[in-house]
The part of an RNA shown here (small-subunit ribosomal RNA, 5' domain) has 508 nucleotides and comes from an uncultured bacterium. The coordinates come from a structure-prediction model, not an experiment, and the mean pLDDT is 85.
Context: one part of a larger RNA
RNA sequence: CGAUGAACGCUGGCGGCGUGCUUAACACAUGCAAGUCGAACGGGAUCCAUCGGGCUUUGCCUGGUGGUGAGAGUGGCGAACGGGUGAGUAAUGCGUGACCGACCUGCCCCAUGCACCGGAAUAGCUCCUGGAAACGGGUGGUAAUGCCGGAUGCUCCAUCACACCGCAUGGUGUGUUGGGAAAGCCUUUGCGGCAUGGGAUGGGGUCGCGUCCUAUCAGCUUGAUGGCGGGGUAACGGCCUACCAAGGCAAUGAUGGGUAGCUGGGUUGAGAGACCGACCAGCCAGAUUGGGACUGAGACACGGCCCAGACUCCUACGGGAGGCAGCAGUGGGGAAUCUUGCACAAUGGGCGAAAGCCUGAUGCAGCGACGCCGCGUGCGGGAUGAAGGCCUUCGGGUUGUAAACCGCUUUCAGCAGGGACGAGGCGAAAGUGACGGUACCUGCAGAAGAAGCCCCGGCUAACUACGUGCCAGCAGCCGCGGUAAUACGUAGGGGGCAAGCGUUAUCC
Repeated sequence: CGAUGAACGCUGGCGGCGUGCUUAACACAUGCAAGUCGAACGGGAUCCAUCGGGCUUUGCCUGGUGGUGAGAGUGGCGAACGGGUGAGUAAUGCGUGACCGACCUGCCCCAUGCACCGGAAUAGCUCCUGGAAACGGGUGGUAAUGCCGGAUGCUCCAUCACACCGCAUGGUGUGUUGGGAAAGCCUUUGCGGCAUGGGAUGGGGUCGCGUCCUAUCAGCUUGAUGGCGGGGUAACGGCCUACCAAGGCAAUGAUGGGUAGCUGGGUUGAGAGACCGACCAGCCAGAUUGGGACUGAGACACGGCCCAGACUCCUACGGGAGGCAGCAGUGGGGAAUCUUGCACAAUGGGCGAAAGCCUGAUGCAGCGACGCCGCGUGCGGGAUGAAGGCCUUCGGGUUGUAAACCGCUUUCAGCAGGGACGAGGCGAAAGUGACGGUACCUGCAGAAGAAGCCCCGGCUAACUACGUGCCAGCAGCCGCGGUAAUACGUAGGGGGCAAGCGUUAUCC
C1' cells in the first nucleotide's frame, strides 16, 4: 500500500446491489415455521328451500324430501425434503481417483402378466364411569384402498441335480421339491392396486493418495491381529459371539496431548507462497445433556416416541407439561451485529384428478454509510482586488473571483398528473401482482434543502502568529517541550481525501 461479516471518534444529502451475533452449542415470554386428500371410509353438526302433523298460534315442537357440508375420527401420502448451527470430529470426516463377482432405492419412466373367493375386528358414535388436569377405563354396534385366510401365478425366492461359460470368490440355461400377490374409486376421457425385469435418481460399502502443531508424549493394543463354527445386516466385514492361534501398529512418528468441521473458494503477492474458510455451492456432524429403539423405501428422526440427568412451568400434592443451533422477538454476555413486517403474484416443495390448501423455503419491504458502485451539494461572468479576519519591515501582503452583484440551469430531494414489465402464469369465464401508485414518463417552483474529517519537524504533500515554558502536552519510528517551539494548545493560511475521514484490531 491492499484487504475485513469489523468496532470506536467526529461528521452525514440521494440511489442501486450486496451484507449484518465472529462473543454464551447461554436461558428463552409470545406468534407463526408441515400439512393435505370427501375422487379410500363410516358419519353427519349447522344452515337453506319445500311438503306435512300437533299445540298454549306475533310463535314453538316434530316428521318427510332435496341441498349445504363444520369439528373430530379411521386410512393414504408427506412429515428423513426444505431451513438453522459448527459443539464434537485429526479420521467412522473431507478432497480426489478407482471398485462392489458384497448392496438397497418410495414417488417417476419403459416392458410383460395379473387382480378370483371369503373372513374377523376396530376408531369415530351410543351408554356408564375415573381424574384438578394431562389423559383414560368399560359396554354395545359399524366402514374402508385398514387387517387376516384361501386360490392362481411368470424369467420371482430357497433346496437339489445336470449342462455350458467366465475375470478368483462366480454367471447363464434346463428340470425336481417347497414358498410367496392384489383394492378399489370416479364415471367423460380416467386415477389407482399386485408380481417380475429394466432404466433414471438418490443412497450404502471397500480401497489408493492427500489433509495442522507437539518427542519436554516412545512404546501402544486384549475384540486387540488372524482362522473356523454360529448369529446379524439391504450388503462385505470382529459388526457380534464361542473356540483356536500368537499376532497387529510404531522414529517413513504408533500411542498420548493441543488445536480445528472439510472442500469449491476468499485475501494478498509478479510468482512461489502465506493467511483465512463470513456470504454463495457441495459433503459431514449434532438438535437441552446422555442412552435406546419403534414406524418406514428412507431416521436411530430439530418442531416423533421411551428411559435417565440438569433446568423451567402448572398442580386440588396424587400427578403432569416443555426444549428457537427455524423466522421475528426478549434477557444475558460483549467493542459489536436488524423488523415480534407484507405476500404466496413469481420460482420451488408437500398433498390432491382438479379447483385449491399449506409453505418465516422463497419473493419483497423495514433498520444499519457495514461494504462496493453511481450521483449531487451548482454553472458562467464579476476588482475600487469591498468589508471582516490573519500577518506585516506599516509600504503592504494574504484569504481572493472567493463573496456581494449580473446572467443561466434544475440532476437529486419536494409538489402535481399519468403509470408499468415481471403473467408466455393460474382460471371454463369473470378475473387475478406482495413489491407498489414503486420504477419510469410529463409538468411546476426556486440556487433554492445537501461538507466534513485528518494532517502541515523528517520519513510525507502542506507555515506563520500568539499562548505555554521539561509544565500542560504530543508521539507510528527518529524524537519535540527547560522564554522567540513550522513538533504542545488556539487562530489565520495551506495540503490530502471526500459522504465520508481518521484511529484501533487482524492478515498478506
RNAcentral holds the full RNA, with entries from ENA and SILVA.